[in-house]
Context: one part of a larger RNA
C1' cells in the first nucleotide's frame, strides 16, 4: 500500500411530518381617494434592534359579547391591571406627525421658505392654530360663491394607435394578428339593444350568451391558410323618451296704416308612428304601472350561547391500542389530547341570539305615465343628410360581377303621390321607415372576504418566498433576485464537581421512555476522511475483472460445509454517443446524493372491449335526488352518422349520366352494418419529447464611463530663442536697405508638474478584467482639468479608428412578443420473450431533409387444382465470354497486281517511257474493335413435370432506412495507381459473439437459449513460451534467404532437376607431344596488300592423318606466334556453356537491435507423401428454460405428450411482466416496535420479492381494480455535498530591521525605550467630493485581518460633532430645467415669451489665546465687526418690481512699489558643551514674537479731455425725473493709490529658571501640574518676493448675467408715515460641523503597486517644484 470486517467523523439523502403553497367550487363583494387614498418616511413601550399594531390622545373611548386571568410575536427582569368584570371578540367613534394626486410657494419625496387672521408675546426674531393649488361646469352685480375632477387598484370591457419573430419548408400578396405592446375612458360588469332587420311566395319579430348548423357556403400567390350566415334547440326576457306640426307664456328684433303682422331664441303643454302615426276638427270613455328618496314592519344577518353519550382491566414513560362490559346518535365531518377516542377537550347535527346598519320582502308615501271611435282639406315626421365620383377600412368575401356598414375628400336629393333594403343592375313582389336618445336580465372577470373541495405538492417539491422574501445580494438605472423547515409528550434546555487561559470544548453527575433526542439537536444513506483487527504486498507492469488455485485466518449444524485473504497461473483494449468503421490519440462524464425529457386538450383515423342495432346517439339546457361529491337518475331528438346512387345542375332513382338512342360506355345496385362510449397505436392543430441560438420587433432605462457641445471656475517649475514694431547710427533725392540697440512675437525650442502611451522587458490562475519598470511624445495651446448641464439606440457623438455611448457596440442595456424558429448538435431513465431491417429506385432550390416505391413488423382474410424457394428432367427466348472478319461496318502491317495521282524524261504539242513517291479495287500473309458479327457458350431468365416443402399473396395498423463499408468475380473511370471512385453478381461486416490469423469490423473456420472439471472435429497447428510429433519418408536451400508485411527489369559457369540434340572404347572432351602444307605474295586495288586495310569470288585446285585463298595477335610489307583441323598419349564420358524447372544470389537506401524469442544442414526453413494428436460458444452426450405447431386431459385457470435446420442481433415492430406514488373496495399488520437505514439469509430467467439481527420511534401492507409529476450514468445537464491537484502555488511593490523592557495562558508582530533604515513638491499638512460613526474610552478575540495577535478601520458597551461673522439656506442670476399665456400633435405628449428654478460665478460681518480621551474662527477669556428692531435726541419729505449709475470682467508681456510670508546672516537673550589634547573673544541648540479691528497717514505710478463744488440748455434714458446722458459756463487743486505707525496689548503670555506636589521606575532616571522669579533685542542687513496694488505695452479671436449697493422720479404724504445720524436696549432662526480624504475609511468584488479637483509645501548644491541628501512631520509597506 491492497482486500475484508468493525467502530467513528463528515454530509444531509431517505422515511415520517406540515405551519405553506397549487388548482377548483359556492357565496359575498366589486372599489379606495381633496373628509387627503394606495404606498411610504419618522416616531410611539419601564427597558425595544426587528416584525406586527398604533400616531405627539401614538398599547385610546362608547355600546354589545364574554367570564379568568392579563400587559402582541416574546419563554427573562421590573412595574402594574383584573369579579367595581381586565386581557380578548364584534360594532360604532376619537386621534391620525411628515411625504405621497400632494393642492400656499419651492424642492435633490418624507425638507426649505411664505401670505392673511388670531394667539404665545412683545418691534425685530421664533413658535402655534386655521385658510391660501389648478382645471371644468354652474351661478353671475363680484377681485365673489357653489359643485365636481385629479391619483391608486388583479382580471374582465369599450375605444384610439398597432409590430415582428414565425408559417408559407425561399419570399413580396397572405399568415402570425387586429395578437403583443402603448394610449384614452368606464362599470360592477362593459358593449349591444326595441328593425329604413331577417326571410322568401311560408313566415319571424329588440339585444346578448350557450349548443347545433359547419370546418358547411365561401374566400385564398384558389398556396399556406382564413372561415360565415339563414334556420333550429336553449338561457334570460322589457320596453321606452325626445325633435317637429299645434297651443300658451315671457324676452329680443323687424315692420306698421299703430289695430297689428312677422321673425328669432327660451320655457311649458302636446306628441313619438310604418296594418303609417301625430297635429287639426269631432264624439266617447277609463283610471293609477315600473323605478326611486323617505318612513314602518317582517325576514335574513356580528361577536356569541345551548348542544347527547364510558367505565374497568392489561401492556406501556404515556392508552385513544388489546380484553371485558355499557351508552349516545337530526351529532360515527374534522382537529386535539404522552400511541390509533362517536361517548376526554374543541367541535359537529340541531336549536337559540340580534346592536348599528338597511341586504331582501311587504306596506305607507310623494313624484309620476293615459285610452278608444269618426273625419281626411291642410300641416309635421331628424339635410350638407341619403345617394354618387375618388381614396381607404370593416364583414366569410384579398377589387372581384361585389351588395351592405364606416372614415376622408369632391359633390349632392326626395318630403308620404315620399324613402330605404332584399349581394352588380332593372322590373314585379316582399319587408322596413335612416340621417336624435335611453334601456334591466341571461354573458365576462377575480385584487379582496367567507365557506368548502382535491386518485394536487410535501421542503432541490409546492408560489420566487412554509423561516422577518421581493428580503440578503448584484446593477448608475430600468431591472435581476437567492439560500434557509423538524430537540422533547413536557424545557424537565444538564444543579453540582473536575480538566482547561476560558461564558471555548470535554469528562463525571443529574433530567428524560430515549441524550449517538444536548440545542451545529427526529431519522441520519452516499461520496469523502480516519482508527482498530484479519489476510496479503519490497524482481514486479496494469481497463484491476474473471477462471483456476497453494498457504494463512475466522466460523461451523462437523459436511467433500460456510466466510475472509490470495502466492502463483490462464484469458482479457472501460462506458456512452456518433459512425462504413472507435480501446482509440473522435464526443461527454472528477465522485456521490437529489432533481432531470413523448404530456395534456380538441379533431378525425385504425384496432380492441362494451351497449344497442336498420338503426345508433343525444348537445346546450331543465327537473329530481344525495352523509359527501363537480356525483346519480330522469327529461331534452335540435342536431349528427348510417340505411342509395348518379349527374355541373334541374333532376331522376336501383339506377343514373352521356347521348337522337330502348346502343355503347362511366359510376353505382344486385344476401345491406352501423352507431355511441371506454382504452390503445399512429396522425393533425396547439411550445407538443427535453435543453440550446446568431437574430427580429415592441415599450422602457442609461452621457456618474466615454464622444462632442453649453455655462462657470481652476492649472501650466525653470531655462532658451529673439518676429513685427520702435530708437540710434549709417544710407537714399525721398524711400528702400544695412547695422547696433530696444522690443518680446510664436498651434517656437529644452524640460518638471500635468496630459499622453513610442519601444522593450516583466506581468498573462496578474498587485491590476490593460498595470509596472526603463524609455518615449506634448507640455502657452486645436492645451489640461473641476463643478453644473445638453445630445439616446437605426438614434446620438465622432480632427473618422466602425471609434465611443457605464469592463457590452457593423446597431447599448432591461423587460416583454416568447416556450420565436432551429430540415442542426446533444440527451432521452425498469425487465424478459418473438420477429427483425436499410444505407436502393424515382423526384425534389434536392443531395446529412423529404414524398412515393423497396426492404422489417403486426392483425385479419385467402391459399394445397395455386404460389414462393432449392434440386432433377424436359422445352424455350437471347447475342455476353470467347471467337471470327474475301460475313458486314470500321480500322489495320507487309507483299503482289495495278487504276488514279505526284515527280522525271521525251527539243515544242501529242504519243510514249521511267519511277525502292502517294495509292483505290483485287489478291497473298498477318492481325484489331464497348457502341463490328458469318458464328457463339457457361451461368442467369421463362415454361412444363417430379421431389423436398410453407419460406406466399391481398387488405389494414406501426415502423425504421434512403452517409454504407470490405472481400472475390465481371466492367467503367484512373496510371489495367490508391485502404480511390462509379456500376453489376455473390458474400461478409454493418446488426455477429466463438476458434485461427502475434495483435487486427468485414481473410480462413464457424452462426453463441442456459448449465457440465464429458466426447468428436473445422480452420489452424503439434521444440519451448503454448494444448498437441524434437513423427515417418524423399528431396531442395546456405542466403539466417525464407519462415516472420513489399519488390522488378536486368545481371550471373550459385546450386539441384528435367527433357532436346551432338560427339564418344572404330577412344570422345580437357590437358600434354606433334603436325597445321603446296599452287600462292589467289585476283583486283595499292607505294606496298604476301591468310589477316579494302574489293571480287560456285572460297578453287593439289598433297595429306590433317591443314581456311585463313580465328586472333603481329609487320611499312614480309616474317613470327596462334587458332580451326589432324595424329599420338590418356581411357569414359564430353559438349551445345543451348532450352525448361526448383531453391538461392546481386539489383536492395531512413532514422531504437525494431515488426516474437530460442533456433535452422540430423531443421523447429521450403516442397511432396503418410500416420497420429491438439484444437471452437461447430457437432454429439446429460440436465434444464422458453417459443411455435399439433394432440390429449380439464368447465376454466392449468397440466401433459409429440414434432421443429426453432430461441446471435443495431434501427425498428409485436407480446408479457416488475417496481414507484395516489384512489376505490375488501382485509390484515404496528410502542410486545410501522416506514426508513444497515448487515447478512432465502426465492424468482429477470425487473424484483420474502423472512432475520441491529438501528429507528409512528405509521404501514396485501388482494383486485383504477389513475399517473411512474424507473437515470452520460444532455461541456441543474442544485448541494465531498474529493483531486496539495500541504503544492501564493501570502500584493526589494524602504530594513535589531536589542532591551512591559502586559499576558500565549509575543518576530501590541505598548515603552534605544539604535538602524525610508519618504520629505511627500510616503508631510489643509480642504472639496464621496463615504457615514470608520472618531474617543473601556471590555473582548469565535469570525474578519492573506501568519500570529494581548492589537485593530473587527465584536460589545458607553461617550463624542455646540457658530449672527466658516459653508449652506432665508439674496442674485448662467448654461440648463420647469412653465400661467400661446403654438403644435391620434392619444401619451412636444415646444414655449413672462415668471420660477438652477452655482466652485456675484453678494453684510471675527480675530488672538486657552481648553477636553474625542468639538472648536462654533465652548471659554479678551478684544471686534455686520444686518435688523424698539426707545431717546437732532435733522430731513418719503419712495418703487420703473429709470440711471455701479456691480462688470479677454490673452500675452513688461517693469515698478513693497507688505504679508518664509528663509539666511549678524547681533542679542538663555541653556548646554562627555572621553584624550587644546581653546571659552569658541561651539551646539532654542528664543529674539503678536490678530481682527480702531485712529491717523501715505510711496511709486496714474491723473488736467481729471477730481470736487456751483450753474445754463436739451430733441435721449418706452411715463416721470432734481438722476444719468449730451452741449455749455464758472470756481477750486487736488484726486486715486498697497501700506505703515500708534492703539488693540492688562501679557509678565511664549520662553527660561524653579520651590513644591503627584505618577512611573530596571533606582540611572523619566513624565505631568506648577507657587514664585527673570532677561532682552530687530524688523538691522541680505536674497526671493508668485499675494496685493496701481500702472504700462502689445495682440485679435474683441473677452457672462442679475441682485446686493448708490441715486432718480411715478406715486404717496405733509402734527402722521418714513428716512438719516448719534446714544441706549434688544434680535440674528434653521441645516452642516466627529473621522478618512493620493487613501486600509472615496471609485476599482479585496485592508487591491491603478484612479481621484484645489491649497500650503523648509534647508544644502542647483536655473529650478529637476536630481541627490536632509528639517518639521510621517513611516519600516499585516507572515
Nucleotide at each position: 500500500g491492497g482486500c475484508g470486517c468493525c467502530u467513528g467523523g463528515g454530509g444531509g439523502a431517505u422515511g415520517c411530518c406540515u405551519a405553506g403553497g397549487c388548482u377548483c367550487u359556492g357565496a359575498u363583494u366589486g372599489g379606495c381617494g381633496a373628509g387627503g387614498a394606495a404606498g411610504g418616511a419618522c416616531g410611539c413601550g419601564g427597558a425595544c434592534a426587528g416584525c406586527g399594531g398604533c400616531g405627539a390622545u401614538a398599547a385610546c373611548g362608547g355600546c354589545g359579547g364574554g367570564g379568568a386571568g392579563a400587559a402582541g410575536c416574546a419563554c427573562a427582569c421590573a412595574u402594574u391591571c383584573u369579579g367595581c368584570g381586565a386581557u380578548c371578540c364584534g360594532c360604532c367613534g376619537g386621534u391620525u406627525u411628515c411625504c405621497g394626486a400632494a393642492u400656499g410657494g419651492g424642492g435633490c419625496a418624507a425638507c426649505c421658505c411664505c401670505a392673511u387672521a388670531c394667539c404665545c408675546u412683545g418691534a425685530a426674531g421664533g413658535g402655534g392654530u386655521a385658510u391660501g393649488a389648478u382645471c371644468a361646469c354652474c351661478u353671475u352685480u363680484a377681485c365673489g360663491g357653489g359643485u365636481g375632477a385629479g391619483g391608486c387598484a388583479a382580471a374582465c370591457g369599450c375605444g384610439g394607435g398597432g409590430a415582428a419573430c414565425u408559417g408559407a419548408a425561399a419570399c413580396a400578396u397572405c399568415u402570425c394578428a387586429g395578437u403583443a405592446c402603448c394610449c384614452g375612458c368606464a362599470g360592477g360588469a362593459a358593449g349591444a339593444g326595441a328593425a329604413a332587420a331577417c326571410a322568401a311566395g311560408a313566415g319571424u319579430g329588440a339585444u346578448a350568451c350557450c349548443c347545433c348548423a359547419a370546418g358547411u357556403a365561401g374566400u385564398g400567390g384558389c398556396g399556406a391558410g382564413c372561415g360565415a350566415a339563414c334556420g333550429g334547440g336553449g338561457c334570460a326576457c322589457a320596453g321606452c323618451c325626445c325633435a317637429a306640426a299645434c297651443c300658451a307664456g315671457g324676452c329680443g328684433g323687424g315692420u306698421u296704416a299703430c289695430g297689428g303682422c312677422c321673425c328669432g331664441g327660451c320655457u311649458g303643454g302636446g306628441g313619438u308612428u310604418g296594418u303609417a302615426g301625430g297635429a287639426c276638427c269631432u264624439g266617447a270613455c277609463a283610471a293609477c304601472a315600473a323605478a326611486c328618496a323617505c318612513g314602518c314592519a317582517g325576514c335574513a344577518g356580528a361577536a356569541c350561547c345551548g348542544g347527547a353519550a364510558c367505565g374497568a382491566u392489561c401492556u406501556g414513560g404515556g392508552a385513544a391500542g388489546g380484553u371485558c362490559g355499557g351508552c349516545c346518535a337530526u351529532a360515527g365531518c374534522g382537529g386535539g389530547u404522552g400511541a390509533g377516542a362517536g361517548c376526554c377537550c374543541c367541535g359537529u347535527a340541531c336549536g337559540g341570539g340580534u346592536a348599528g346598519g338597511c341586504g331582501c320582502u311587504g306596506c305607507g308615501g310623494g313624484u309620476g305615465g293615459g285610452u278608444c271611435g269618426g273625419g281626411g282639406a291642410u300641416c309635421c315626421u331628424g339635410a350638407g343628410u341619403a345617394g354618387g365620383g375618388g381614396g381607404g377600412g370593416g364583414c366569410c368575401g384579398g377589387a372581384g360581377g361585389a351588395a351592405c356598414c364606416c372614415c376622408c375628400u369632391c359633390u349632392g336629393a326626395a318630403u308620404c303621390g315620399g324613402g330605404c333594403a332584399g349581394c352588380a343592375c332593372c322590373a314585379u313582389c316582399u319587408g322596413c321607415c335612416a340621417a336624435g336618445g335611453c334601456u334591466a336580465a341571461a354573458u365576462a372577470c377575480a385584487c379582496a372576504u367567507c365557506a368548502g373541495a382535491g386518485a394536487c405538492c410535501g421542503a432541490u417539491a409546492g408560489c420566487g418566498a412554509a423561516c422577518c422574501a421581493g428580503u440578503a445580494c448584484c446593477g448608475u438605472g430600468a431591472g435581476g433576485g437567492a439560500a434557509a423547515g423538524g430537540u422533547g409528550a413536557a424545557a424537565a434546555g444538564u444543579a453540582c464537581c473536575g480538566c482547561g487561559a476560558g461564558c471555548a470544548g470535554c469528562g463525571g453527575g443529574g433530567u428524560g421512555a430515549a441524550a449517538c433526542a444536548g440545542a451545529a439537536c427526529c431519522u441520519g444513506a452516499a461520496a469523502c476522511c480516519a482508527g482498530g483487527c484479519g489476510c496479503u504486498u519490497a524482481c514486479a507492469a496494469g481497463c484491476g475483472g474473471u477462471c483456476g488455485g497453494a498457504g494463512c485466518c475466522c466460523u461451523u449444524u462437523u459436511g467433500u460445509g460456510g466466510g475472509g485473504u490470495g502466492a502463483c497461473g490462464g484469458c482479457g483494449u472501460g462506458c456512452c454517443u456518433u459512425u462504413u468503421g472507435c480501446a482509440u490519440a473522435a464526443u461527454g462524464a472528477g465522485c456521490c446524493u437529489a432533481c432531470g425529457a413523448g404530456u395534456u386538450a380538441c379533431c378525425g383515423u385504425u384496432g380492441c372491449u362494451g351497449g344497442c342495432c336498420a338503426g345508433a346517439u343525444u348537445a346546450a339546457c331543465c327537473u329530481u335526488u344525495u352523509u359527501g361529491g363537480a356525483g346519480a337518475a330522469g327529461g331534452g331528438g335540435a342536431g349528427u352518422c348510417g340505411a342509395a346512387g348518379c349527374g355541373a345542375a334541374a333532376g331522376c332513382g336501383a339506377g343514373u349520366c352521356u347521348g337522337a338512342a330502348c346502343a355503347g360506355g362511366g359510376c353505382g345496385c344486385c344476401g345491406c352494418a352501423g352507431u355511441c362510449a371506454g382504452c390503445a397505436g399512429g396522425g393533425g392543430u396547439a411550445g407538443a419529447c427535453g435543453c440550446g441560438a446568431a437574430a427580429c420587433c415592441g415599450g422602457g432605462u442609461g452621457a456618474u464611463c466615454u464622444a462632442c457641445c453649453c455655462g462657470u471656475g481652476g492649472c501650466c517649475a525653470g531655462g532658451u530663442u529673439g518676429a513685427a514694431g520702435u530708437g540710434g547710427c549709417g544710407g537714399u533725392a525721398a524711400c528702400a536697405c544695412g547695422u547696433c540697440a530696444u522690443g518680446g512675437a510664436g498651434g517656437a525650442c529644452c524640460g518638471c508638474a500635468c496630459c499622453a502611451g513610442u519601444a522593450a522587458a516583466c506581468g498573462u490562475u496578474g498587485a491590476a478584467a490593460a498595470g509596472u519598470u526603463u524609455u518615449u511624445g506634448g507640455a502657452g495651446g486645436a492645451g489640461c482639468u473641476g463643478c453644473g448641464g445638453g445630445u439616446a439606440g437605426g438614434g446620438g457623438u465622432g480632427a473618422a479608428a466602425g471609434g465611443c455611448c457605464a469592463a457590452u457596440c457593423a446597431a447599448a442595456c432591461c423587460c416583454g412578443g416568447a416556450a420565436a424558429u432551429a430540415g442542426c448538435u446533444c440527451g432521452u431513465a425498469c425487465u424478459c420473450u418473438c420477429c427483425g431491417a436499410a444505407a436502393u429506385g424515382u423526384u425534389u432550390u434536392u443531395a446529412g431533409g423529404a414524398a412515393c416505391a423497396g426492404c422489417c413488423u403486426u392483425g385479419c382474410a385467402c391459399g394445397a387444382u395455386g404460389g414462393a424457394u432449392u434440386c432433377u428432367g424436359g422445352g424455350g427466348a437471347g447475342g455476353u465470354a470467347g471467337a471470327g472478319c474475301u460475313a458486314c461496318c470500321g480500322a489495320u502491317a507487309g507483299g503482289a497486281c495495278u487504276a488514279g495521282g505526284g515527280g522525271g524524261a521525251g527539243u515544242c504539242a501529242c504519243a510514249u517511257c521511267c519511277u525502292a513517291c502517294c495509292a483505290a479495287c483485287u489478291u497473298c500473309u498477318g492481325a484489331c474493335g464497348a457502341a463490328c458479327u458469318c458464328c457463339g457458350a457457361a451461368u442467369g431468365c421463362c415454361c412444363c413435370a417430379g421431389a423436398a416443402g410453407c419460406c406466399g399473396u391481398g387488405c389494414g395498423g406501426g415502423a425504421g432506412u434512403g452517409a454504407g463499408g470490405g472481400g472475390u468475380c465481371g466492367g467503367g473511370u484512373g496510371c489495367u495507381a490508391a485502404g480511390g471512385u462509379c456500376c453489376g453478381a455473390c458474400u461478409c461486416c454493418g446488426a455477429g459473439a466463438g476458434g485461427g490469423g502475434a495483435a487486427c469490423a468485414a481473410c480462413c473456420c464457424a452462426g453463441a437459449c442456459c448449465a457440465c472439471c464429458g466426447g468428436c472435429u473445422a480452420a489452424a497447428g503439434u521444440c519451448c513460451c503454448c494444448a498437441a510429433g524434437u513423427g515417418g519418408g524423399u528431396g531442395c536451400u546456405g542466403a539466417g534467404u525464407u519462415g516472420a508485411a513489399c519488390a522488378a527489369a536486368g545481371g550471373a559457369g550459385g546450386u539441384c532437376c528435367g527433357g532436346u540434340u551432338g560427339c564418344c572404347g572404330a577412344g570422345a572432351c580437357a590437358g600434354c607431344c606433334a603436325g597445321g602444307a603446296g599452287g600462292u605474295u589467289a585476283g583486283c586495288u595499292u607505294g606496298g596488300a604476301a591468310g589477316c586495310a579494302g574489293c571480287u569470288a560456285u572460297u578453287c585446285c593439289u598433297u595429306u592423318a590433317a591443314a581456311g585463298a585463313g580465328u586472333g595477335c603481329g609487320u611499312a610489307a614480309c616474317a613470327g606466334c596462334u587458332c580451326a583441323c589432324u595424329g599420338g598419349u590418356c581411357g569414359a564420358g564430353c559438349g551445345a556453356g543451348g532450352c525448361g524447372g526448383g531453391c538461392a544470389u546481386c539489383g536492395a537506401u531512413a532514422a531504437u537491435a525494431a515488426a516474437c524469442g530460442g533456433g535452422c544442414a540430423u531443421a523447429a526453413g521450403c516442397a511432396c507423401c503418410c500416420c497420429a494428436c491438439u484444437g471452437a460458444a461447430g457437432c454429439c452426450g446429460u440436465g434444464g428454460a422458453c417459443c411455435c405447431a399439433u394432440c390429449c386431459c380439464g368447465a376454466a385457470g392449468g397440466g401433459g405428450g409429440u414434432g421443429g435446420u426453432g430461441u446471435g442481433g443495431u434501427a425498428g415492430g409485436a407480446g408479457a411482466g416488475c417496481a414507484u406514488u395516489c384512489u376505490g373496495u375488501a382485509u390484515g399488520c404496528g410502542g410486545a416496535g410501522a416506514a426508513g437505514g444497515u448487515c447478512g439469509g432465502g426465492c424468482g430467467u429477470g425487473a424484483g420479492c420474502c423472512g432475520g439481527g441491529c438501528u429507528g420511534g409512528a405509521g404501514g401492507g396485501u388482494a383486485c381494480a383504477g389513475a399517473a409529476a411512474a424507473g437515470c450514468a452520460a444532455a461541456u445537464g441543474u442544485a448541494g455535498g465531498c474529493a483531486u491537484a496539495a500541504g503544492u502555488a501564493a501570502c500584493g511593490a526589494g524602504a530594513a530591521u535589531g536589542a532591551g523592557g512591559g502586559c499576558g495562558a500565549g509575543a518576530a508582530c501590541c505598548c515603552c525605550u534605544c539604535a538602524c533604515a525610508c519618504c520629505g513638491u511627500a510616503a508631510g499638512a489643509c480642504u472639496a467630493a464621496g463615504g457615514a460613526u470608520u472618531c474617543c474610552a473601556c471590555c473582548g478575540c469565535g469570525a474578519u485581518g492573506g501568519c500570529a495577535a494581548u492589537c485593530a478601520a473587527c465584536g460589545g458597551u458607553g461617550g463624542g460633532u455646540g457658530a449672527g461673522u466658516c459653508g449652506g439656506c432665508a439674496c442674485c442670476u448662467a448654461a440648463g430645467g420647469g412653465g400661467c399665456a400661446g403654438g403644435c400633435g391620434a392619444g401619451a405628449g412636444c415646444c414655449g415669451g413672462a415668471c420660477c428654478u438652477g452655482a466652485a460665478g456675484g453678494c453684510a460681518a471675527a480675530c488672538g489665546g486657552g481648553u477636553g480621551a474625542a468639538g472648536a474662527u462654533u465652548c471659554c477669556c479678551g478684544u471686534a465687526c455686520u444686518g435688523g428692531c424698539c426707545c431717546u435726541u437732532u435733522c430731513a419729505g418719503a419712495g418703487a418690481a420703473g429709470c440711471g449709475g455701479g456691480g462688470a470682467c479677454g490673452g500675452a508681456g513688461c517693469a515698478c512699489c513693497a507688505a504679508a510670508c518664509g528663509g539666511g546672516u549678524c547681533g542679542c537673550g538663555g541653556a548646554c558643551u562627555g572621553c584624550g589634547g587644546g581653546a571659552a573673544u569658541a561651539g551646539u541648540c532654542c528664543g529674539u514674537u503678536g490678530a481682527a479691528g480702531g485712529u491717523c497717514u501715505u510711496a511709486a505710478g496714474c491723473u488736467a479731455g481729471u477730481g470736487c463744488c456751483c450753474u445754463g440748455g436739451c430733441a435721449g434714458g418706452u411715463a416721470a425725473g432734481u438722476c444719468c446722458g449730451c452741449c455749455g459756463g464758472g470756481g477750486u487743486a487736488g484726486g486715486u493709490g498697497g501700506c505703515g505707525a500708534c492703539c488693540g496689548a492688562g501679557a509678565g503670555u511664549a520662553c527660561c529658571c524653579a520651590a513644591u506636589g503627584c505618577c512611573c521606575u530596571u533606582c540611572g532616571g523619566g513624565g505631568c501640574a506648577g507657587c514664585g522669579g527673570g532677561a532682552u533685542a530687530g524688523c538691522a542687513c541680505c536674497g526671493g518676493g508668485g499675494c496685493g496694488g496701481g500702472g504700462c505695452u502689445u495682440c485679435c479671436a474683441a473677452g457672462a448675467a442679475a441682485a446686493g449697493c448708490c441715486g432718480c422720479u411715478a406715486u404717496c404724504g405733509u402734527u402722521a408715515a418714513u428716512g438719516a445720524a448719534a446714544g441706549g436696549g434688544c434680535c440674528a432662526a434653521c441645516c452642516g460641523u466627529a473621522c478618512c480624504g493620493c487613501a486600509a475609511a472615496c471609485c476599482g468584488a479585496c485592508a487591491c503597486a491603478g484612479g481621484u479637483a484645489g491649497u500650503c509645501g523648509a534647508g544644502g548644491c542647483g536655473a529650478a517644484c529637476a536630481g541627490c541628501c536632509u528639517c518639521a512631520g510621517g513611516u519600516g509597506c499585516g507572515c

This is a predicted structure of a 1679-nucleotide part of an RNA (large-subunit ribosomal RNA, half A) from Larkinella soli. It matches the Rfam family "Bacterial large subunit ribosomal RNA".